[in-house]
Context: one part of a larger RNA
RNA sequence: UAUGCUUGUCCCAAAGAUUAAGCCAUGCAUGUCUAAGUAUAAACAAAUCUGUACUGUGAAACUGCGAAUGGCUCAUUAAAUCAGUUAUAAUUUACUUGAUAGUCACUUUAUCAUUGGAUAACCGUGGUAAUUCUAGAGCUAAUACAUGCAACAAGCCUGACUUUGGAAGGGCUGUAUUUAUUAGAUACAAAACUGACGGCACUUCGGUGUCUUGGUGAUUCAUAAUAACUUUGCGGAUCGCAUGGCCUUGCGCUGGCGACGUUUCAUUCAAAUUUCUGCCCUAUCAACUUUCGAUGGUAGGAUAGAGGCCUACCAUGGUUUUUACGGGUAACGGGGAAUUAGGGUUCGAUUCCGGAGAGGGAGCCUGAGAAAUGGCUACCACAUCCAAGGAGGGCAGCAGGCGCGCAAAUUACCCAAUGCCGACACGGCGAGGUAGUGACAGUAAAUAACAAUGUGGGGGCGUAAGCCUUUGCAAUUGGAAUGAGUACAAUUUAAAUCCCUUAACGAGUAACGAUUGGAGGGCAAGUCUGGUGCCAGCAGCCGCGGUAAUUCCAGCUCCAAUAGCGUAUAUU
Numbered sequence: 001u002a003u004g005c006u007u008g009u010c011c012c013a014a015a016g017a018u019u020a021a022g023c024c025a026u027g028c029a030u031g032u033c034u035a036a037g038u039a040u041a042a043a044c045a046a047a048u049c050u051g052u053a054c055u056g057u058g059a060a061a062c063u064g065c066g067a068a069u070g071g072c073u074c075a076u077u078a079a080a081u082c083a084g085u086u087a088u089a090a091u092u093u094a095c096u097u098g099a100u101a102g103u104c105a106c107u108u109u110a111u112c113a114u115u116g117g118a119u120a121a122c123c124g125u126g127g128u129a130a131u132u133c134u135a136g137a138g139c140u141a142a143u144a145c146a147u148g149c150a151a152c153a154a155g156c157c158u159g160a161c162u163u164u165g166g167a168a169g170g171g172c173u174g175u176a177u178u179u180a181u182u183a184g185a186u187a188c189a190a191a192a193c194u195g196a197c198g199g200c201a202c203u204u205c206g207g208u209g210u211c212u213u214g215g216u217g218a219u220u221c222a223u224a225a226u227a228a229c230u231u232u233g234c235g236g237a238u239c240g241c242a243u244g245g246c247c248u249u250g251c252g253c254u255g256g257c258g259a260c261g262u263u264u265c266a267u268u269c270a271a272a273u274u275u276c277u278g279c280c281c282u283a284u285c286a287a288c289u290u291u292c293g294a295u296g297g298u299a300g301g302a303u304a305g306a307g308g309c310c311u312a313c314c315a316u317g318g319u320u321u322u323u324a325c326g327g328g329u330a331a332c333g334g335g336g337a338a339u340u341a342g343g344g345u346u347c348g349a350u351u352c353c354g355g356a357g358a359g360g361g362a363g364c365c366u367g368a369g370a371a372a373u374g375g376c377u378a379c380c381a382c383a384u385c386c387a388a389g390g391a392g393g394g395c396a397g398c399a400g401g402c403g404c405g406c407a408a409a410u411u412a413c414c415c416a417a418u419g420c421c422g423a424c425a426c427g428g429c430g431a432g433g434u435a436g437u438g439a440c441a442g443u444a445a446a447u448a449a450c451a452a453u454g455u456g457g458g459g460g461c462g463u464a465a466g467c468c469u470u471u472g473c474a475a476u477u478g479g480a481a482u483g484a485g486u487a488c489a490a491u492u493u494a495a496a497u498c499c500c501u502u503a504a505c506g507a508g509u510a511a512c513g514a515u516u517g518g519a520g521g522g523c524a525a526g527u528c529u530g531g532u533g534c535c536a537g538c539a540g541c542c543g544c545g546g547u548a549a550u551u552c553c554a555g556c557u558c559c560a561a562u563a564g565c566g567u568a569u570a571u572u
Base pairs, nucleotide, nucleotide: 001568002567003566004565005564009444011442015437016404022402023401024400026399027398028397031065032064037062038061043057044056063423072357073356074355082278083277084276087273088272091271092270097266098265099264115146116145122138125135126134127133154173155172156171157170158169161166174234175233176230178228179227180226181225182224183223198211199210200209201208202207214221236260238259239258240257241256244254245253246252247250280328281327282326287319288318289317294316295315296314297313298312299311300310301309332354333353334352336347337346338345339344359380360379362377363376364375382393384391385390410435412434413433414432418431419429420428421427450478451477453474454473455472456471457470458469459468460467461466485505486504487502489501515561516560517559518558519557520542521541526556528555529554530553531552537544538543
């Protein structure tokens, strides 16, 4: 693990892994809205009237985010996965959290603001047997899709003119991208020489003083600068709530708290590669790999990034009895489980971590993230509807069905808890929880207790009668005590159930009645009775049975474990 017989209570609880990663009818399992993106619903609701662009709720739809998590399964896979341990100075990272942007264009000086075109829902006309199929006409939105302005100052390059002190003018200067160049310093001491240039400060115009550098074990790091480069990315034309302050009274100028968005740097959640060591059986597997990359180099391409990852050109390497390569595995790896004096041996599909997969292969879109399958496209294998033209499909999600088998549960209820997702305090979630099935395992533990009477032993005292004490037995008698079960009620709970509480009922052998195996030995317990007669049968093994069977079939009695016990199988 399966199965046979049996089964009263309480708690807990595994459960279509083994065989077919075989096939699936039906239903559900991923959706989502706040004051705060978009409402003229010809939806609803109210309210006042005086005026209306909208004030409320809000179907639908556009937009945004999620759908890469979760759940399931273990087919593949043997230095692969995985475990422990390294590295990323070789990389990407939506969301979260913390920082972060006055420089845009034409041009000369103050001359500026709320831009554009569509489209859905809707309305109407339609097509098809049919689908979450859609066509044509008519409208209308944006945080959808596109355009696109906005301060002062300073610096760099050039430089007309110059009394060599300087300088009108012109051009450029945000950040990001790509390339090139530069800076990104510095062991200590002694002697000598004090020269030139630039800035700054003080100047009695003779001169005097002073001159930047973060981090690491380590970088071409951080950072800064120059010259260019760019299908020029970003630099807010957005939304809500409050409405305040200034006078120059103008549809003036300013202004608070949020929401959403956005660039870069960090952070977080991760991811992707990666160092070292470690794996079962097998030699009836001894050589393997390599111009179709095998091992290394150089360059390039591709990539988020290192790398034969790929390409070109070179070199001829790399592994192996310390078992390579090949084959097998009823092989996902580990945490772990069983057994065990120690050492070991066997198991690990299965709730946690990691991996892989969604009928089989392959390819791809979207996206921060997928080589996604409750996404798409083919092919193969299955297979559904059809009006025969076409159309649609993927339960190794939860239930459920068929098949397979020794072998495995309800087409239930709920988001109340734990969490996750979303624009979110409000919605959703077969994740998850709750019941149902459930002798997989495991926990506690009823099926009687007591007394009197009768009677049998043991012990003590006593000459005896008897007394005290202890322990059995019973077709006798007695009242007490209880739950199993039934059940008002409350509790429990999302709502219930169950449990725990609890009124009322509820025990006298004929019940509320315990079983499963055994009774020759091993091995606890019959030399009782009837039947059978080497037959029927039992018996793990030894053996029993041929007419007195301690072993068969039965009755009685007894033994063992006991709500469980037997059997088969695997393992220690």
The prediction has a mean pLDDT of 80. This is a predicted structure of a 572-nucleotide part of an RNA (small-subunit ribosomal RNA, 5' domain) from a wastewater metagenome. The RNAcentral record of the full RNA draws on SILVA. Its Rfam family is "Eukaryotic small subunit ribosomal RNA". A reference for the family is Yusupov et al. (2001), "Crystal structure of the ribosome at 5.5 A resolution", Science.